RNA sequence: AAAAAUCUUCGGGGUUGGGUGAAAUUCCCGACCGGCAGUCAAAGUCUGCGAGCGAAAGCAUGAUCCGGCGAAAUUCCGGAACCGACGGUAAUUGGCAAAUGCCAUAAGUCCGGAAGAGAGAAGAAAAAG
Numbered sequence: 001a002a003a004a005a006u007c008u009u010c011g012g013g014g015u016u017g018g019g020u021g022a023a024a025u026u027c028c029c030g031a032c033c034g035g036c037a038g039u040c041a042a043a044g045u046c047u048g049c050g051a052g053c054g055a056a057a058g059c060a061u062g063a064u065c066c067g068g069c070g071a072a073a074u075u076c077c078g079g080a081a082c083c084g085a086c087g088g089u090a091a092u093u094g095g096c097a098a099a100u101g102c103c104a105u106a107a108g109u110c111c112g113g114a115a116g117a118g119a120g121a122a123g124a125a126a127a128a129g
């Protein structure tokens, strides 16, 4: 000095408040949140990756515009928008029935898988040179 392999540690946030109601953190108003790497300059919404399923190959996988400054920004500033894996619970929503019952559907923020996994980050040690 630092390539592969190895080891250690770290590695996801958020319904305060109000309305209706017998009942809702799920409906309505409003509030709040934003993993990792990259990108001339900082990103939930650009490019790619992770989280789910599968023995594997593989499958699934959301969303942004306008203006300003600037050499450079869908990343900053101002304004206005939009999005949210899987399973569960469960309507006041919908359907059927007419027995107060059956069925379906409603959560980014609740519960669970998860004291998990993980994109990756930092460090240790370290050959050649």
Stems, first nucleotide, its partner, number of pairs: 006124005017029003031109002033084002035049004044082002052059002064080005086112003093104004

A computed fold for a 129-nucleotide RNA, annotated as FMN riboswitch aptamer (RFN element). The sequence was found by an Rfam model in a public genome assembly. Rfam family: FMN riboswitch aptamer (RFN element). Rfam's curators write: The RFN element is a highly conserved domain that is found frequently in the 5'-untranslated regions of prokaryotic mRNAs that encode for flavin mononucleotide (FMN) biosynthesis and transport proteins. The prediction has a mean pLDDT of 80.